[in-house]
Parts: sequence; C1' cells; structure tokens
RNA sequence: AGAGUAGCUCAGUUGGUAGAGCACAAGCUUCCCAAGCUUGGGGUCGCGGGUUCGAGCCCCGUUUCU
Repeated sequence: AGAGUAGCUCAGUUGGUAGAGCACAAGCUUCCCAAGCUUGGGGUCGCGGGUUCGAGCCCCGUUUCU
C1' cells in the first nucleotide's frame, strides 16, 4: 500500500430494500446417470465504535492475509 461481503470465486456506480456465477436442496425431463430447465434455502458485509433519518460504502481503532 492492497485485500477481508453466501460453502467457494467475486460484484456492489453518488450513502437509500445486499447480488451474480459455481456449489447445495427440491421439482421437471431421462430406463438410469450426466447434461438441460424451473424453484428454493443460505449473509453479524473480519471485529469494536463514531457520523447520519439511513452505512458494505464516510471517519477512528483493532485484527488476519498478501
């Protein structure tokens, strides 16, 4: 100096309902498997504070990794 956001890899614009892909579960399809399609579950946004009507985003401290 950069990074930490779902099980994994990562987005998230100017502060305004947290998302995608893969994975997982169920269903459809198939003689079965795989593939495909549909739906669904899953989040202390590293941790603790501050500012604000409102923070993943701004400020301070702290911690881990490079």
Predicted 3D model of a 66-nucleotide RNA (transfer RNA) from a bovine gut metagenome. Its Rfam family is "tRNA". It is annotated as a transfer RNA. From the family's description: Transfer RNA (tRNA) molecules are approximately 80 nucleotides in length. Rfam links the family to the GO term triplet codon-amino acid adaptor activity. RNAcentral holds the sequence, with entries from MGnify.